[in-house]
Context: one part of a larger RNA
RNA sequence: GAACGAACGCUGGCGGCAGGCCUAACACAUGCAAGUCGAGCGCACCCCCCAGCUUCGGUUGGGACGGUUAGCGGCGGACGGGUGAGUAACGCGUGGGAACGUGCCCCUGGGUACGGAACAACAGUUGGAAACCCCUCCUUGAUAGCGAUAUUGGGGAGGCAAAGAUUUAUCGCCUUGGGAUCGGCCCGCGUCGGAUUAGGUAGUUGGUGGGGUAACGGCCUACCAAGCCUACGAUCCGUAGCUGGUUUGAGAGGAUGAUCAGCCACACUGGGACUGAGACACGGCCCAGACUCCUACGGGAGGCAGCAGUGGGGAAUCUUGGACAAUGGGGGCAACCCUGAUCCAGCCAUGCCGCGUGAGCGAUGAAGGCCUUAGGGUUGUAAAGCUCUUUCGGCGGGGAAGAUGAAGACGGUACCCGCAGAAGAAGCCCCGGCUAACUCCGUGCCAGCAGCCGCGGUAAUACGGAGGGGGCUAGCGUUGUUC
Repeated sequence: GAACGAACGCUGGCGGCAGGCCUAACACAUGCAAGUCGAGCGCACCCCCCAGCUUCGGUUGGGACGGUUAGCGGCGGACGGGUGAGUAACGCGUGGGAACGUGCCCCUGGGUACGGAACAACAGUUGGAAACCCCUCCUUGAUAGCGAUAUUGGGGAGGCAAAGAUUUAUCGCCUUGGGAUCGGCCCGCGUCGGAUUAGGUAGUUGGUGGGGUAACGGCCUACCAAGCCUACGAUCCGUAGCUGGUUUGAGAGGAUGAUCAGCCACACUGGGACUGAGACACGGCCCAGACUCCUACGGGAGGCAGCAGUGGGGAAUCUUGGACAAUGGGGGCAACCCUGAUCCAGCCAUGCCGCGUGAGCGAUGAAGGCCUUAGGGUUGUAAAGCUCUUUCGGCGGGGAAGAUGAAGACGGUACCCGCAGAAGAAGCCCCGGCUAACUCCGUGCCAGCAGCCGCGGUAAUACGGAGGGGGCUAGCGUUGUUC
C1' cells in the first nucleotide's frame, strides 16, 4: 500500500447493488417449511330437487350436480432447503475404463381376456388418564392383492404380466428392444504438518469352490499357498471438508475456501434394516444411550445443522414480515392445490458505487477569536449583504414495465408533472523525524504521549487546551488477520 463475512471509538443526509452467528454440530417455547389426485375406490355427512307422513320443529323414500373430515389406493415425501461435525480418503480435482442400474420423458413391436378370496373405512364392542394407542366381531369396493393365461427356457423342473376411468376428446396399465438423463463401481496422476512416529498387516496378500450384489471384487464364507505395504516415508500422531474460485503480488509464489456454482459428508449420539426406480432416508420406522416434556405412576411424547424467533456462548452477525404475481418444483386431463425453494419487503454505513449538504458577486479586508516587535498580521470572500438555482429530502397530483393472456406480492414503488424555501443535511484523524501540516497558554520526569526513534525534571512545534494548518470525507481513526 492492498484486502476483510470483521469488531471497537467518535460521527452520520439520500439512493442503487450486494452481504449479514467466523464462537456452542450448545439447548430449544411458538408458528409455518410436503403434499396432491373424487378422471382409481367404497362408506358417511353437507347443500339441492321430487314424492309420502307431519304435532309445521321435522321425518321417511328416491334422484342429480357440487363440496367435505378421516380411510383404502396412486404418485411425490431420495428433489428442493440447512450445516461442515467427521473425513488425509478414489473424499475431491483431472484423465481414462468395464462388469451395471435407471421412476417420470422420447422412439418402437406386441398385449390389455378369465376366475375367485380378503382388508381398512363404517356400525357394534374390550382395555386405557392419555397416545397418529388398542381388543374382538359384522360388512364392503377398487387402477389394492391372489390364481390362471400369454410368456421365459435347447428340454425338464421351476419361475412369471396387466387396470381400468371417462364429459367419448383422451388419460392410463403390462411386456420387447432402443434412446436420453441421472446414478453405482474400478484405475493412472495430483492433493497439509510431524521421523523427538520405523516397522505395519491374519481376511491380512493371492488362488480354487461356493454365496451375495443391479454390477466387478476378500464384498462374505470354506479350503490351499505365504504373501502384501514400507526410507520415492508404510504405520502412528496432529490438523483439515475438496474444487471452480477469492486475495495479494510485475510475475513466480504466498495466504485462503464467507457469499455464488460443482462434488462429498452429516441430520440429538451410536447401530440396524424396511419400503421403493432411487434411502440405509433432516421434518419415515425399529433398538440402545443422553437430555427435555406429559402422566391418573400402569405408561407415553420429542429432535430448528429448514424459515423466522428464544436462551446461552461471544468483540460480533437481522423480521416470530408479504406473496405464490414471476421463475422453478410436487400432485392433477384440467381447473387448481401445496411450495419459509423463490420473488419481494423490513433491520444494520457491513462493503462497493453514485449524489447532496448550495451557486455567482461581495473589502469599510466589519465584529469577535488568536498572535503581535502594539505598527500590524491572521481567521478571510470566509461572514453579513445583493442576485440566483432547487439536485436529494418534504408536500400535492398522475402512475408503469415486469403478464404472450384474465391474474402484480413488490406498490400508489420506480418514473413523470407541480409547489414552497438556502431552506432539513459534516464529521473524524493528524501537525518532533519517518510524514503533508506551527504558534500561544497550562503543566513541570508530575499528569500524560508513543508504530519505531523517543518526548515530559520552568520558555515542550512530541503531554492537556486554544487559535491556525494538513489529510480524508458520510465517513474517519484504532484493533485483529493475510499478502
Model confidence (mean pLDDT): 83 of 100. This is a predicted structure of a 483-nucleotide part of an RNA (small-subunit ribosomal RNA, 5' domain) from an uncultured prokaryote. The full RNA is in RNAcentral, with records from ENA.